RNAcentral holds the sequence, with entries from ENA. Predicted 3D model of a 381-nucleotide RNA (Bacterial RNase P class A) from a Myxococcaceae bacterium. NCBI's taxonomy places the organism under Bacteria, Pseudomonadati, Myxococcales, Cystobacterineae, Myxococcaceae. The gene name in the source record is rnpB. The model forms 96% of the base pairs in the Rfam consensus.

[in-house]
RNA sequence: GGAGCGGCCUGGGUGAACGCUGGCCGCUGCAAUCAUGGGCGGCGGGAGGAAAGUCCGAGCUCCACAGGGCAAGGGUGCUGGCUAACGGCCAGUCGACGCGAGUCGCAGGAAAGUGCCACAGAAAACAAACCGCCCUUCGCGCAAGCGCGGGGUAAGGGUGAAACGGUGCGGUAAGAGCGCACCGCGAUCAGGGUGACUUGAUCGGCACGGCAAACCCCACCCGGAGCAAGAGCCAAUAGGAGGGCGUUGUCGGGGCUGCCCGUCCCGUGCCCUCGGGUCGCUCGCUGCUGAGGUCUUGGGCAACCAAGGCCCUAGACGAAUGUUCGCCGCCUGACGCUUCGGCGUCAGGAACAAAACUCGGCUUACAGGGCCGCUCCGGUU
Numbered sequence: 001g002g003a004g005c006g007g008c009c010u011g012g013g014u015g016a017a018c019g020c021u022g023g024c025c026g027c028u029g030c031a032a033u034c035a036u037g038g039g040c041g042g043c044g045g046g047a048g049g050a051a052a053g054u055c056c057g058a059g060c061u062c063c064a065c066a067g068g069g070c071a072a073g074g075g076u077g078c079u080g081g082c083u084a085a086c087g088g089c090c091a092g093u094c095g096a097c098g099c100g101a102g103u104c105g106c107a108g109g110a111a112a113g114u115g116c117c118a119c120a121g122a123a124a125a126c127a128a129a130c131c132g133c134c135c136u137u138c139g140c141g142c143a144a145g146c147g148c149g150g151g152g153u154a155a156g157g158g159u160g161a162a163a164c165g166g167u168g169c170g171g172u173a174a175g176a177g178c179g180c181a182c183c184g185c186g187a188u189c190a191g192g193g194u195g196a197c198u199u200g201a202u203c204g205g206c207a208c209g210g211c212a213a214a215c216c217c218c219a220c221c222c223g224g225a226g227c228a229a230g231a232g233c234c235a236a237u238a239g240g241a242g243g244g245c246g247u248u249g250u251c252g253g254g255g256c257u258g259c260c261c262g263u264c265c266c267g268u269g270c271c272c273u274c275g276g277g278u279c280g281c282u283c284g285c286u287g288c289u290g291a292g293g294u295c296u297u298g299g300g301c302a303a304c305c306a307a308g309g310c311c312c313u314a315g316a317c318g319a320a321u322g323u324u325c326g327c328c329g330c331c332u333g334a335c336g337c338u339u340c341g342g343c344g345u346c347a348g349g350a351a352c353a354a355a356a357c358u359c360g361g362c363u364u365a366c367a368g369g370g371c372c373g374c375u376c377c378g379g380u381u
Stems, first nucleotide, its partner, number of pairs: 001377010012328007020046002023043006030037002048352001052363002055361005060226004073222005078092005093107001094105004108217002113215002115211003130157002132153005138147003165183006184206001185204008230283004240274006251267006292311008330349008
């Protein structure tokens, strides 16, 4: 100098004007039916690293069960640790990839059972003779050999993602763990490790193909719905229950055997009381509050834990946090100047996205800028 790997920070600053929004204080019969609202003035507050997706885990609320077990359903799945908990995080093991720094893993069980393994291929799982190789009866041929039949053979060819251990030597008619050495695999023992696992020795001739993101088995975990949860206060109108008054005037219904008259009861009118619901309002709601943040010290490889100090800053539901302008900073381009380091002028650009009960995570999006540690290659000294 080039190419990379890992971790972290930042996400424009400042001033003015005009607004928006919640809090406190003051004024105001401005509105009103309770609650409450409107207007004006003053003071001091007002988004993010992801506020997002709503994917996990919790707090909180209501419902269900109120004890235990089993079954069903769902989830998680190497080991150890952290955590309130987690499918999260840290450290490690194994495997894959990379020269490396490192990255990724849908990493329990296939000698419990069932099932599947397309196409090709002779054969796809208690193996299998298509070609080939070897032995051989018979026939043909002078012979080499050929044909038919019988048998041996998984070493070679061919098919396939995968062919029942691999390489080599011996052995054999040809072959074959048939024998041997090494590798692989399995069992036992020993050493290391909390453990996943690993190292070594001995033995076994090889038995155990793959798929569990097929059913299944094993271990552990799990009640449901969600702040539109839920709680409180409740006007007017309508309707309900009870009581009183009034009218026997009208109307409706019913009883007194059918009809008429008459009479009785209920309703229809007014007032009071009670209870429920709707609208609305308040709380939940953002707090001296939280599994809170930050700093120091100590422990730990780390995640994290402990002690002490300091800090806590939106709470709106038609849901505010905005717009314009000036200056400065950053980036790009053009032009000019240059002592080649840069400087000046003009023009343009600056992301993803925005609280909605609250936390812990994960995932995804992101213009530009900055910091730290490490790896590989090349050059120079």